[in-house]
A computed fold for a 1561-nucleotide RNA from a Thermodesulfobacteriota bacterium, annotated as small-subunit ribosomal RNA. Model confidence (mean pLDDT): 86 of 100. Its Rfam family is "Bacterial small subunit ribosomal RNA". The sequence is in RNAcentral, with records from ENA.
RNA sequence: CAACUGGAGAGUUUGAUCCUGGCUCAGAAUUAACGCUGGCGGCAUGCCUAACACAUGCAAGUCGAGCGAGAAACCCCCCUUCGGGGGGGGAGUAAAGCGGCGCACGGGUGAGUAACGCGUGGGUAAUCUACCCCUGCCUGGGGGAUAACACACCGAAAGGUGUGCUAAUACCGCAUAAUCCGGCCGGUCUCAGGACCGGUCGGCAAAGGUGGCCUCUGCGAGCAAGCUGCCGGGUGGGGAUGAGCCCGCGUCCCAUUAGCUAGUUGGUAGGGUAACGGCCUACCAAGGCGACGAUGGGUAGCUGGUCUGAGAGGACGGCCAGCCACACUGGAACUGGAACACGGUCCAGACUCCUACGGGAGGCAGCAGUGAGGAAUAUUGCGCAAUGGGGGAAACCCUGACGCAGCGAUGCCGCGUGGGUGAAGAAGGCCUUCGGGUCGUAAAGCCCUGUCAGGUGGGAAGAAUAGCCUGGGAACGAACAAUUUCCAGGUGUGACGGUACCACCGAAGGAAGCACCGGCUAACUCCGUGCCAGCAGCCGCGGUAAGACGGAGGGUGCAAGCGUUAUUCGGAAUUAUUGGGCGUAAAGGGCGUGUAGGCGGCCGGUUAAGUCAGGCGUGAAAGCCCAGGGCUCAACCCUGGAAGGGCGCUUGAAACUGACCGGCUUGAGUCCGGGAGAGGGAAGCGGAAUUCCUGGUGUAGAGGUGAAAUUCGUAGAUAUCAGGAGGAACACCGGUGGCGAAGGCGGCUUCCUGGACCGAGACUGACGCUGAGACGCGAAAGCGUGGGGAGCAAACAGGAUUAGAUACCCUGGUAGUCCACGCUGUAAACGAUGGGCGCUAGGUGUGGGGGGUUUUGAAUCCUUCCGUGCCGCAGCUAACGCAUUAAGCGCCCCGCCUGGGGAGUACGGCCGCAAGGUUAAAACUCAAAGGAAUUGACGGGGGCCCGCACAAGCGGUGGAGCAUGUGGUUUAAUUCGACGCAACGCGCAGAACCUUACCUGGGCUUGACAUCUGGGGAACCCUCCUGAAAGGGAGGGGUGCCGGGCAACCGGAGCCCCAAGACAGGUGCUGCAUGGCUGUCGUCAGCUCGUGUCGUGAGAUGUUGGGUUAAGUCCCGCAACGAGCGCAACCCCUGUCUCUAGUUGCCACCAUUCAGUUGGGCACUCUAGAGAGACUGCCGGUGAUAAACCGGAGGAAGGUGGGGACGACGUCAAGUCCUCAUGGCCUUUAUGCCCAGGGCUACACACGUGCUACAAUGGGCGGUACAAAGGGCUGCGAACCCGCGAGGGGGAGCCAAUCCCAAAAAGCCGUCCUCAGUUCGGAUUGGAGUCUGCAACUCGACUCCAUGAAGGUGGAAUCGCUAGUAAUCGCGGAUCAGCAUGCCGCGGUGAAUACGUUCCCGGGCCUUGUACACACCGCCCGUCACACCACGAAAGCCGAUGGUACCAGAAGUCGCUGGCCUAACCCUUCGGGGAGGGAGGCGCCUAAGGUAUGGUCGGUGAUUGGGGUGAAGUCGUAACAAGGUAGCCGUAGGGGAACCUGCGGCUGGAUCACCUCCUUU
Repeated sequence: CAACUGGAGAGUUUGAUCCUGGCUCAGAAUUAACGCUGGCGGCAUGCCUAACACAUGCAAGUCGAGCGAGAAACCCCCCUUCGGGGGGGGAGUAAAGCGGCGCACGGGUGAGUAACGCGUGGGUAAUCUACCCCUGCCUGGGGGAUAACACACCGAAAGGUGUGCUAAUACCGCAUAAUCCGGCCGGUCUCAGGACCGGUCGGCAAAGGUGGCCUCUGCGAGCAAGCUGCCGGGUGGGGAUGAGCCCGCGUCCCAUUAGCUAGUUGGUAGGGUAACGGCCUACCAAGGCGACGAUGGGUAGCUGGUCUGAGAGGACGGCCAGCCACACUGGAACUGGAACACGGUCCAGACUCCUACGGGAGGCAGCAGUGAGGAAUAUUGCGCAAUGGGGGAAACCCUGACGCAGCGAUGCCGCGUGGGUGAAGAAGGCCUUCGGGUCGUAAAGCCCUGUCAGGUGGGAAGAAUAGCCUGGGAACGAACAAUUUCCAGGUGUGACGGUACCACCGAAGGAAGCACCGGCUAACUCCGUGCCAGCAGCCGCGGUAAGACGGAGGGUGCAAGCGUUAUUCGGAAUUAUUGGGCGUAAAGGGCGUGUAGGCGGCCGGUUAAGUCAGGCGUGAAAGCCCAGGGCUCAACCCUGGAAGGGCGCUUGAAACUGACCGGCUUGAGUCCGGGAGAGGGAAGCGGAAUUCCUGGUGUAGAGGUGAAAUUCGUAGAUAUCAGGAGGAACACCGGUGGCGAAGGCGGCUUCCUGGACCGAGACUGACGCUGAGACGCGAAAGCGUGGGGAGCAAACAGGAUUAGAUACCCUGGUAGUCCACGCUGUAAACGAUGGGCGCUAGGUGUGGGGGGUUUUGAAUCCUUCCGUGCCGCAGCUAACGCAUUAAGCGCCCCGCCUGGGGAGUACGGCCGCAAGGUUAAAACUCAAAGGAAUUGACGGGGGCCCGCACAAGCGGUGGAGCAUGUGGUUUAAUUCGACGCAACGCGCAGAACCUUACCUGGGCUUGACAUCUGGGGAACCCUCCUGAAAGGGAGGGGUGCCGGGCAACCGGAGCCCCAAGACAGGUGCUGCAUGGCUGUCGUCAGCUCGUGUCGUGAGAUGUUGGGUUAAGUCCCGCAACGAGCGCAACCCCUGUCUCUAGUUGCCACCAUUCAGUUGGGCACUCUAGAGAGACUGCCGGUGAUAAACCGGAGGAAGGUGGGGACGACGUCAAGUCCUCAUGGCCUUUAUGCCCAGGGCUACACACGUGCUACAAUGGGCGGUACAAAGGGCUGCGAACCCGCGAGGGGGAGCCAAUCCCAAAAAGCCGUCCUCAGUUCGGAUUGGAGUCUGCAACUCGACUCCAUGAAGGUGGAAUCGCUAGUAAUCGCGGAUCAGCAUGCCGCGGUGAAUACGUUCCCGGGCCUUGUACACACCGCCCGUCACACCACGAAAGCCGAUGGUACCAGAAGUCGCUGGCCUAACCCUUCGGGGAGGGAGGCGCCUAAGGUAUGGUCGGUGAUUGGGGUGAAGUCGUAACAAGGUAGCCGUAGGGGAACCUGCGGCUGGAUCACCUCCUUU
């Protein structure tokens, strides 16, 4: 400082993180459409599709002042034979004609066009321009026709022919004329071409119309000649406007279009045009264009501008404006100043219409309008009042240009649908935890206002004119005519429209919807639904509590609109100029040489192309921006300004770049000297080894593997010795050593040869870097031809392995591997890292060379150049990592990338003998695919360490019989749950009824149970009938309690009955809606937090490490320091002792008894309360001086003394809705309740858990000893009696340290049995009983007698246990009327073994890999089968397109001809002839058409090929862990498939060992 004002992100890959990367959203916009809705106005805008077809009307005429001719209806008059005729008006009008001007403007459309088409800037000295303006001069004098018209004729029509008449500003000679045109000569000027001047010769014009006048002449009123005005005509000059042509620059996609071109490029001559030109023709030459993209294909009108964007840019080109092109399709010319002509002509074609079938007519991409197409786009309106246009002298006429109106919320802008007050927070809706909340001051009510719409009345601006009238001035002129012009006044014209606007009237009265409410994104609840119906822009919702579906209430956002769809830009830095990348995410070419191109060292000079500065021109208007103004505002409009990257001209500057010139040496190179090297090529030579052959020795095996077999061998192998043959490869040296551009190169010698390095000087003088194309090289495999062939070895064969084994392993074995020549041209051709130059800390190895110090020398040390490794700073990086050999900081050049899949595939091209290579898409599909790192989990990865995990041992299970649970089956029902460990003697600590939830049948319906209401009654007890019972029925007895009242009685509490309804009830469902409780990993040693630190972050650290422990136990160390939940301890039992206490317990002492029975006692035992004790405290050793460990002492007990209780963060949607509680759902004369009977007890089977056994360490019998812990009153029940026994009788004692259950058993002593299906074993069955119970049939336990089954130690497999344990023995208890092999406890007797941690299982810590994260019960590959989708190939078929060759050829221009026809001019003897013109004919060209042929594009195509997609298909298991054969790349062969194998390569392979290097000491 008028014209500077600006840049936001989010969702989605993961368990989480960072990055890469795509997809998606929020914004703005639109000629829009669709859905729902719709009050008013203003201003805009409205076929984006079929340049599809069009009915009807209108859209270009006008001039009588250029010309000739000239009606009718009707009115009036006259005549009439009533048929009509004549005259006047209508009227010199209409219509038509000749002629002039216009019709090339205006209006429409966007098909074509990739082009000088458009834009921009220039050129035209290579041009034209009617009408308009200025200006010079002229406008003289003649001639012949022809339409109209008339007559005749042809035709259905359109239209046409003949004859005859006529005018002109129509047509034609003649005259005159220039500075006009042409030829020649001379001169001046100029940037080539050329312009101008002078001279001379030749050539070319014209039209009149109209008004006025009498000054001059004639007749003479007046008129004419004439004069004069106006409008015209001709010829020049100039201007203006418009146009033609030419040039520079700019202007889309495809290179899977790379070569194109014959009038092609140029020249000469001619033709043609207004004009240059290959525009056209002939001839000559052979050129011209192209990677700076020719040619071809596709797409497209271009621009001003519009939308978007911070901008740069991207997209677009509707309205408006400029240019272009087109006018049914194709071709052509005519006229004209201009056209190859939208509403003109001719021809051809298609289509439509008419037709008398002979022929004709037509072209809305003008305005309306119709049909069609389409998601979709308006009235067959009014007016020339304004603006503009055509004609005219003018009036005026014409004007679908235009001005208006109509229709459409299509857009933009404005306004309204009311304002204030109003809490009982009304009713009602919705929600509710039932208290309330919310819609909500919202409504009603009360008080106001008056926009819009409605009604009434008033009522503009847009109008300036022109013309006419009046007055005045000027010009012309002889003129006070006329005319023209100017000024003033008057008159005069409005489609819109009685519109805008104003006033008044009445009245809150007529005027709100749409979308959304899971996140992004602003807005939440209820109900319905139940992976259904549906939603969805992305992520994703819905499988019974859905804020995501549908409805409702509420809310949010916008609002006469709101949403949706489509499209563009934005966000997207996601094509990156501004402003990206390429080690591992997509991306460095396999490597070099080098062309074009790009880029380029130091100094000086010149120039001025780039560059910079000033000036001038241009950059149309509109638009954008600014200022001011006009509609009440705004939208909109007006005026002025500003801006406009660009282009052109010009003046200047000279630093930089370029160009030119000169110089320089540092870049680059050359020469000299030197040494290093698997650099390359060729020839020759050598030894070791394998194999084969010959011979010898020698005998039964050899070989091979995880183990085997195939195979070889008694015909003598393997082994061994000697000799020979042949091919291939070169051990040791050998090394993150060397060389090479890469591929790659390894015995020795010789020859030929490339490059690099070091040293010192000299020379050249920028000679350089990079490098699209191009050319060359290029592992292995593979191919061709010919050799060679020992070993190895795809294919192949056999043997194994295996479910299979087209594999891995083994035995064989062919191509091949080798050589020569040729081809191929690819690899994980990798440092996954293009080349060059410069700069930017170091340290330490190693190869080659040089210098220095020291030294006799070597070694060492210091230093320098080149190469090659490792570590590391800054810096960079998403991280990993890179780090003077950069992935750091810069410059130059090349290559490459742009989501995954489809696909490095198809098609096409190029290359190849082939295999194949190279270049390289699309449809379709997905919401990801990825990189690095993190935490876990996992590994047939590693390390360390635990556990009855294995091992060592003892005893079992699995076999038998039985018990019990489960599955299955059965059944009317066999109720339900529990299902690997962690369901299965589990819920059940006890199913005959009950339990009971199941089944059958009989019943009940406010119910068996709770609360409330009304009525009645008391409660309660007894008897009878019926019934299986429940239940039903009948009768009898019988009144209390509390309060009030004298009482009758009333009320009340508990209880019963009746009734009605709220409700009860449900072992009905959901344990995946839940609480609680429980199991499990696991008594495992872990799980976390705060602060700090590190990391962009997830996260890490702490918690890892060294030790140690049962332990994250403790110690030490440490960027950590602390803390919590766990561990341990605290609690209980038990083991020792002490104290206290002493009955029911105990008994040493005294007394006593059958007996601790009693007295006595409380020492002991014991009981049960309180304490003590053990802490690695002490000693020694080991260890790090620690923690700790080992040993020892003491001690009842020793390193946690033994046992129990106790279970971290969490996991398993683990278990339980049938314990209980509880949300939701379902049920309500039933899914509730009562009852009887049945079932849960079934039984061909299968499994789990147990009991008893199989016997002699046993069994039977007899005798005899010693517990602990418990239980006991509808109970335990003694003694005694009975019974073989179960048991019965009996009833003492005991509410229990008192009494009882109660005997303990194994044991011990004695005896029998003697190895047997037994004196083992006891199942099963028969009989007889006992007990409980209402009742033992289904379906109890026990007893006795009898019966005596299987079973002789249990396959594969599998369980428990490490000490008072296992094993074995009995005892008790809960439940319970009764029922125990189960369960929970108790004690008695009482072992064996543990070397050890390789292996199995589980677990802990560290580490590693991972494509897993529902976490290996993971993930995942390919064939096959099915469905759908798009694509490729394909015998062909169809269409489009342009090419070539040829045929044919309309109209038409041009040329030739012109024997036929012919007014104007010429000649004429008047007959005619000539000039010129025309018809006709011929010719060139040529549209449509035709024939043939090949090309391209598209459609379709039996069949075929792969691809994609698709909850639960088949086969296998390829990959991810060492993925169980490490994987992958290239190539070749093979195979159902993933794949396998060979050869070479890569690490983007785990693991162990070793080596080297580095770091530290």